[in-house]
RNA sequence: CACCGAUAAAGGCAAACCUAGCGAAAGCUGGGGGCGCAAAACUACAGGGGCUUCUCGCAUUUGCGAAUGCCAGCCAGUUGCCGAA
Numbered sequence: 001c002a003c004c005g006a007u008a009a010a011g012g013c014a015a016a017c018c019u020a021g022c023g024a025a026a027g028c029u030g031g032g033g034g035c036g037c038a039a040a041a042c043u044a045c046a047g048g049g050g051c052u053u054c055u056c057g058c059a060u061u062u063g064c065g066a067a068u069g070c071c072a073g074c075c076a077g078u079u080g081c082c083g084a085a
Base pairs, nucleotide, nucleotide: 004083005082012037013036017032018031019030020029021028022027035073041078042077043076047075048074049071050070051069055066056065057064058063
C1' cells in the first nucleotide's frame, strides 16, 4: 500500500412502527423509536434495476402505456474513519 473486517477503541447512521407537516401517489422532512449497517457517506436524463401516475396518449369506463415525480438500506460508481487476525 492492497485485500480483509474483532464480541477492539473513538465516534456515526437509523428499518419497521407511532407522531406532526408536505405531496395526487410513490415518497420526503421534523420528533420518538431501533431492525440492522464499515461505507446504511455522496451520486437518480446522460450505468443497470425498482416504485408511483397528478398529467398525457390509447382504449372506453374499474384497463394498458409513458416520468417530467421518486428510491442510494437493490446492484453499481466515487470518496472515506479505525486496525486485531

Notes:
Predicted 3D model of an 85-nucleotide RNA (c-di-GMP-I riboswitch aptamer) from a Bacillota bacterium. It matches the Rfam family "c-di-GMP-I riboswitch aptamer". Rfam describes the family as follows. GEMM was predicted in a large-scale screen for bacterial structured RNA regulatory elements. It was read from a public genome assembly, where an Rfam model found it. Model confidence (mean pLDDT): 86 of 100.